[in-house]
RNA sequence: AGAGUUUGAUCUUGGCUCAGGAUGAACGCUGGCGGCGUGCCUAACACAUGCAAGUCAAACGGGUGUAGCAAUACACUAGUGGCGGACGGGUGAGUAACACGUAAGCGACCUACCCAUAAGACUGGCAUAACCUGCCGAAAGGUGGGCUAAUUCCAGAUAGUAUUCCAACGCAAGUUGGAAUUAAAUCCCGCAAGGGGCUUGUGGAUGGGCUUGCGUCCUAUCAGCUAGUUGGUGAGGUAACGGCUCACCAAGGCAAAGACGGGUAGCUGGUCUGAGAGGACGACCAGUCACACUGGAACUGAGAUACGGUCCAGACUCCUACGGGAGGCAGCAGUGAGGAAUUUUCCACAAUGGGCGAAAGCCUGAUGGAGCGACGCCGUGUGAGCGAUGAAGUCUUUCGGGAUGUAAAGCUCUGUCAGAGGGGACGAUAUUGACGGUACCCUCAGAGGAAGCCCCGGCUAACUACGUGCCAGCAGCCGCGGUAAUACGUAGGGGGCGAGCGUUAUCCGGAAUUACUGGGCGUAAAGCGCGCGUAGGCGGUGUGAUAAGUCGGGUGUAAAAGGUUAAAGCUCAACUUUAAUAUGCAUUCGAUACUGUCACGCUAGAGAGAUGCAGAGGAAAGCGGAACUUACGGUGUAGCGGUGAAAUGCGUAGAUAUCGUAAGGAACACCAAUGGCGAAGGCAGCUUUCUGGGCAUUUUCUGACGCUCAAGUGCGAAAGCUAGGGGAGCAAACGGGAUUAGAUACCCCGGUAGUCCUAGCCCUAAACGAUGUUCAUUAGGUGUUAAAGGUAUCGACCCCUUUAGUGCCGCAGCUAACGCGUUAAAUGAACCGCCUGGGGAGUACGACCGCAAGGUUAAAACUCAAAAGAAUUGACGGGGGCCCGCACAAGCGGUGGAGCAUGUGGUUCAAUUCGAUGCUACGCGAACAACCUUACCUGGGUUUGACAUGCUGGUAGUAAGAUUCUGAAAGGAUGAUGAUCCCGAGCAAUCGGGAAGCCAGCACAGGUGCUGCAUGGCUGUCGUCAGCUCGUGUCGUGAGAUGUUGGGUUAAGUCCCGCAACGAGCGUAACCCUUAUUGCCAGUUGUCACGGUGAAAGCCGUGACCCUCUGGCGAAACUGCCUCGGAUAACGGGGAGGAAGGUGGGGAUGAGGUCAAGUCAUCAUGGCCCUUAUGCCCAGGGCAACACACGUGCUACAAUGGUACAUACAAAGGGGAGCAAUACGGCGACGUGGAGCUAAUCCCAAAAAGUGUACCUCAGUUCGGAUUGAAGGCUGCAAUUCGCCUCCAUGAAGCUGGAAUCGCUAGUAACUGCAGAUCAGCGUGCUGCGGUGAAUACGUUCUCGGGCCUUGUACACACCGCCCGUCACACCAUGGAAGUCAGAAACGCCUGAAGUGCCCUUCGGGGAGCUAAGGUGGUGCUGGUGACUGGGGUGAAGUCGUAACAAGGUAGCCGUACCGGAAGGUGUGGCUG
Repeated sequence: AGAGUUUGAUCUUGGCUCAGGAUGAACGCUGGCGGCGUGCCUAACACAUGCAAGUCAAACGGGUGUAGCAAUACACUAGUGGCGGACGGGUGAGUAACACGUAAGCGACCUACCCAUAAGACUGGCAUAACCUGCCGAAAGGUGGGCUAAUUCCAGAUAGUAUUCCAACGCAAGUUGGAAUUAAAUCCCGCAAGGGGCUUGUGGAUGGGCUUGCGUCCUAUCAGCUAGUUGGUGAGGUAACGGCUCACCAAGGCAAAGACGGGUAGCUGGUCUGAGAGGACGACCAGUCACACUGGAACUGAGAUACGGUCCAGACUCCUACGGGAGGCAGCAGUGAGGAAUUUUCCACAAUGGGCGAAAGCCUGAUGGAGCGACGCCGUGUGAGCGAUGAAGUCUUUCGGGAUGUAAAGCUCUGUCAGAGGGGACGAUAUUGACGGUACCCUCAGAGGAAGCCCCGGCUAACUACGUGCCAGCAGCCGCGGUAAUACGUAGGGGGCGAGCGUUAUCCGGAAUUACUGGGCGUAAAGCGCGCGUAGGCGGUGUGAUAAGUCGGGUGUAAAAGGUUAAAGCUCAACUUUAAUAUGCAUUCGAUACUGUCACGCUAGAGAGAUGCAGAGGAAAGCGGAACUUACGGUGUAGCGGUGAAAUGCGUAGAUAUCGUAAGGAACACCAAUGGCGAAGGCAGCUUUCUGGGCAUUUUCUGACGCUCAAGUGCGAAAGCUAGGGGAGCAAACGGGAUUAGAUACCCCGGUAGUCCUAGCCCUAAACGAUGUUCAUUAGGUGUUAAAGGUAUCGACCCCUUUAGUGCCGCAGCUAACGCGUUAAAUGAACCGCCUGGGGAGUACGACCGCAAGGUUAAAACUCAAAAGAAUUGACGGGGGCCCGCACAAGCGGUGGAGCAUGUGGUUCAAUUCGAUGCUACGCGAACAACCUUACCUGGGUUUGACAUGCUGGUAGUAAGAUUCUGAAAGGAUGAUGAUCCCGAGCAAUCGGGAAGCCAGCACAGGUGCUGCAUGGCUGUCGUCAGCUCGUGUCGUGAGAUGUUGGGUUAAGUCCCGCAACGAGCGUAACCCUUAUUGCCAGUUGUCACGGUGAAAGCCGUGACCCUCUGGCGAAACUGCCUCGGAUAACGGGGAGGAAGGUGGGGAUGAGGUCAAGUCAUCAUGGCCCUUAUGCCCAGGGCAACACACGUGCUACAAUGGUACAUACAAAGGGGAGCAAUACGGCGACGUGGAGCUAAUCCCAAAAAGUGUACCUCAGUUCGGAUUGAAGGCUGCAAUUCGCCUCCAUGAAGCUGGAAUCGCUAGUAACUGCAGAUCAGCGUGCUGCGGUGAAUACGUUCUCGGGCCUUGUACACACCGCCCGUCACACCAUGGAAGUCAGAAACGCCUGAAGUGCCCUUCGGGGAGCUAAGGUGGUGCUGGUGACUGGGGUGAAGUCGUAACAAGGUAGCCGUACCGGAAGGUGUGGCUG
């Protein structure tokens, strides 16, 4: 000191959250020792038991005990008496107050014990407790009679004091004198000396009482309160002043600087936090106040209205013989209860202090100590050194290793703490030590007895594996988890702190997020709709006075403790001790610049006067024309009106149209203008009257008279309300017609309130410049309104300067940006208003105002982590501009109807394997499903396997395998026959080992099983569209922009020009293939010539390469040339030449990206799954099913045709398990046969449409060929499910196809055949090839797709987006509500204890007054609950619509009124957001 979180990204605003510190804490896990602190925050709840205040025999008389013969002495003590029980200790309920703090005052007071000082203590007397005795009572206790003492009490004397009275003096306070009244204990001890005590004064000290200034929480949804109230006179009362109390008199007193009321709370020194200013708190310690079961009251006393005293009332508890009694832990321990939670029924008076006492001493739960609790702070330990084979184990792994880790083990040491033994304090100079045999010191043994907790996605230090699979769970915020989770759980590893660590709660901080220090208000929350104006705040200039503010010095005080600084003592520290230190208040002495106050002036602020000027400024009265509607009359005839199109409506009873006349109401065209006026709302025909304000000039007058303004008061659009008028047009509501799925709307026809006037209310608007008022300062430019001056002119203009308004642009500056910018949102000053996350909500309750509608003021619970502003890049728009594409249009031909083929969906099935699904699936994967393929189904078999590698063991009659049996096959049995290679030994036979094969077993194989949303690779699509980016520079706070935009041009981000850009890359183009022309080269199998031969045919021979052709290398095209246009450019139009002309035609070539597009079934591959099966083998079946729907095709419906005959011209391919000629057979498919050909040689091979001739003559036909029957052919183990072909027979639908939709721009469409791949066989499909060979394109308005620029946006998963309201369901909090319950306080009435003073008294008592408690009554207030009810919030994928965001499809929004399921609609006025 900051960080996370709104967005696709950015800046800002703004909230939420975190990191820090703290605590009288609690909870979870864990826990070695010591020191110092600290410990009922809740029930001021109730308390068993013990103790916490006694003491004095030197005040007194008794009693008891002991000693003594006794006198007597000693000890103890119930009672009288004295002092003390008012201190000490506890608690914080009450109290918002002179209660507390601070500073003063008392000439208005008291003070036992203590100190100092002065004087004194004389003479007498009456009682009473104890005790004795009687009685009552259960007890507590009470009571009658009798005796007695005192430092008990009383009388008298004395008196310098005190009180009262009188007199004198004095303004008063008071002073002086006189009169009356008023003391005592000579008591106790002592032989004595002496000591202790007593009385009256005075003074002091100490402690208290009272008074005052200042300070001390929240609430105005508490605004008025007050009758002893405020004051006076007199009296009473008190220690003392005082309405403290009473009588009388007066009517005051307090309050916006917050009275009164309500809520909360003991206050302070201080504590915590903070840089500070502040904020929060008030445990422990210290000061003070209040209280002592609740309430009231007095007594005693120096002191109390008395914690461990009294009386009364009440509640509660206990005892009881039922008649009555007793009690008060908020003292120390302790118990119960409450609670998340807080200790021992300990030791001692040794120390410090207190009470009594002459003292010894006694008492002291004050205090000193110990105990319990990691509750806090501080200290300390749990070992140290060496130690690599980097052991084992564990975790992980790419299987090589890596990590734990010098960690351990092991070796060598040490002894803090704890433990054992011994010594042993200070606290006390001397008598006395609870703590305590404690602290501390010495010795001993042994690494032994001593580590956990939290975290590891980011913030925030620290990562892997497994498990789980939106489950379980985590989470402070953001957020993790839906099969590869560093976020859950566990483990390994790591990080942090450490006898603790985390969590929870609370406070401060961070938060400049209430801003004094130190914030804001155009659009983010925030300027009152606008004036006037009171209090208040602020205020021009000169001189003088004063000294209140201000500044300086001194003095007093600011308790101690605490804090800070410096030292010191406990081994250190915590802790403790010492010293120093003051921002406050009071007082005093100075200073006088500024502010204030007073006095006298001034004129620059302000105002007044004079002279002019402009104006829809306001109010009232009168007048005017155009238009409109209605009425009457004329002309005139069938329509008018209205709309996108219509209809309702009006009209033959005469409309609309047109002319004339009359009536009526409302509004004022043109002028008219970012023109004028007004404070705002607002103001518009003309004239008159009355009236407000402004501006200019002048510098005549006044002399600070000013500015801003809570409260208050006035004005205040539209709508609306009341009463009375008026009512032409318009027009909420309403009626009707349309539109629509609906249409409570938009559109149309009608139409009432209203709109208008008068009088009175209402008081709100996007009442906006979303910008409060006033003053001053700070570059300019350019319009416009009004005026003055100058200049000029004959004059009006023009021009220049200045002032007051009103606009635009713009420098500096400001701003988050947009923007503002002398009319500030700049720079300063003064005052007021307002804001503090979004929603709930401008709502509820309360109050005030209103006739009502409603307005003003104005919360909370609850809920979310955002909501918001400006700008950026995209995407989108039923926004705009430019441009392109067979996109439309113009054409040609199809599909959609029929039959069939084929694919898909659906259905069916044992199975109909799987995949592909808008364009971009559907003659697609499949360039071929009869078996195989095959993945599916049924059945049969098999288990190291059909296939790979390795290991172990076995195996020469071994591997292999004829044959036979069984079986559907696979397979299973059978087993004649029967091996190979290498090495070593050996003459050899042969033996030993190994390889191969086989058998058994183990690792493993295998999987077309899942996930294309884990992937690679490949592919489709936008799209062969012209785009996509980078470096450097520049601009911007930034996201980003610029470049890439602009002007032209292009097929093109193609090129040119311009430009804060300059360059570059991937795409485009070109390079490649093919085709069109040609040169050269090369000529066999091609071509040609000659010769031969033949009916003919290049058939044969020879030669040639001119031509065709073949196929290599070249040439050729580049806007190169001309002309015109264009900017002199790029380029475009036209032309020439040329085979070809403007990328010549075609192909290959597919940027960055998009679609979680497609494919795990081509292949590869992570993870998961199966392992006598989801693997493998086999037979048969299925992939071919069939009410149906769709796609793609073929054939047709015929005469531009069909049939028959004749006849012409290709290209490109293929051929050895092949193509196959001639020939023969068959009607034919085909068969027989086989020349030739490894191919420019031979073969497939016939090209077909075409052409010629003939027939058919418009019909379900000589069209069409489906379907079916019979007979055949071919392939193949096999043709039934399920192939193709031939012949004969059969001869279905169909006569040109609805809505809709597809292809194509030239050698193209259309028509027409040929070939090939796959392939045993099989295509109407696919791929390639030639032949014949068109029509049309005005053009870019519209449809679809795309590109660029721009605009709006509430979208960014990006319009298949976002999003509003009702309704339904669930939950939550809350308002109202008939009531009901409770509480606090006040008031009226009744009753009224104790006590107190008063009155009476026969002295026993009685009476009236005050009063606690109690009873009762009504009112107001607060809180709880409440059938029902209102809205609000939150919820998974509910229902209805589509209101808003784009021109959101009727621009939206604000106020208001009416209406409607709902969003909402409409009217009226306003705003532009």
Description:
The RNA shown here (small-subunit ribosomal RNA) has 1473 nucleotides and comes from a bacterium. The prediction has a mean pLDDT of 85. The sequence is in RNAcentral, with records from SILVA. Rfam family: Bacterial small subunit ribosomal RNA. Gene Ontology terms of the family: ribosome and structural constituent of ribosome.